[in-house]
């Protein structure tokens, strides 16, 4: 220098503005009337984790996130760590160019689970977990 070991540190963004009113409440003998109610519902707004790829990607290609299971370990269940296997969203059209389903331009799609007026954006599990990014160490090659 490079590399496997270890140690630190980081490591996800977002409903502006309008409409409806399920329902609560509060008057009222009652029919009613009044006030407050959806970041979920309609319009409409707005967001994009990491690694690769001929050139820059939510929609190519794989990871991690989320589920369901298998085995191993810690005296067994339970928890807890490790390993592995399935299942997991969504893209075209034109153009530039040596090269772009990554750039320009246009229209278009997608977005775990619980909760609660139906939720990618509130609230939780999470002060979790993490693909991985940085930077440092002594020692073996």
């Nucleotide at each position: 220098a490079a590399u496997a070991g270890c140690c630190u540190u980081c490591g996800g963004g977002g409903c502006a503005g309008g409409g409806u009113g399920a329902g609560a409440c509060g008057u009222g003998c009652g029919a009613g009337c009044g006030u407050c109610a959806a970041u979920u519902c309609c319009c409409g707004a707005c967001c994009g984790g990491c690694g690769g790829u001929g050139a820059a990607a939510g929609c190519c290609c794989g990871c991690g996130a989320g589920c369901a299971g298998u085995c191993c370990u810690g005296u067994u269940u339970u928890c807890a760590g490790g390993a592995u296997u399935g299942c997991u969203g969504a893209a075209c059209u034109g153009g530039u160019g040596a090269a772009a389903u990554u750039c320009c331009a246009g229209u278009g799609c997608c977005g775990a689970c619980g909760g609660u007026a139906c939720a990618g954006u509130c609230c939780g599990g999470a002060u979790g977990g993490g693909a991985g990014a940085a930077g440092g160490u002594a020692u073996g090659u």
Overview:
A computed fold for a 141-nucleotide RNA from a Sphaerobacteraceae bacterium, annotated as FMN riboswitch aptamer (RFN element). The prediction has a mean pLDDT of 83. Of the family's consensus pairs, 100% are formed in the model. The sequence was found by an Rfam model in a public genome assembly.